[in-house]
RNA sequence: GGUCAUAUAGCUCAGUUGGCAGAGUGGUGGGCUCAUAACCCAUAGGUCGGGGGUUCGAUUCCCUCUAUGACCG
Numbered sequence: 001g002g003u004c005a006u007a008u009a010g011c012u013c014a015g016u017u018g019g020c021a022g023a024g025u026g027g028u029g030g031g032c033u034c035a036u037a038a039c040c041c042a043u044a045g046g047u048c049g050g051g052g053g054u055u056c057g058a059u060u061c062c063c064u065c066u067a068u069g070a071c072c073g
Stems, first nucleotide, its partner, number of pairs: 001072007010025004019056001027043005049065005
């Protein structure tokens, strides 16, 4: 330098053809226990990497930039 993939909650990741953003784990509060862990209940937490375009409507489609990774040279 070229090709491709990924970017969503603190962390690991779903989101199946465009239409209310989710799970596990972790956090907080409560229950249980002599107490802790485990277990049970409740709850908070997200400008869906940045910008632009298409559309009535974009995490999803298109363009571009950035970051990370893989391969080729």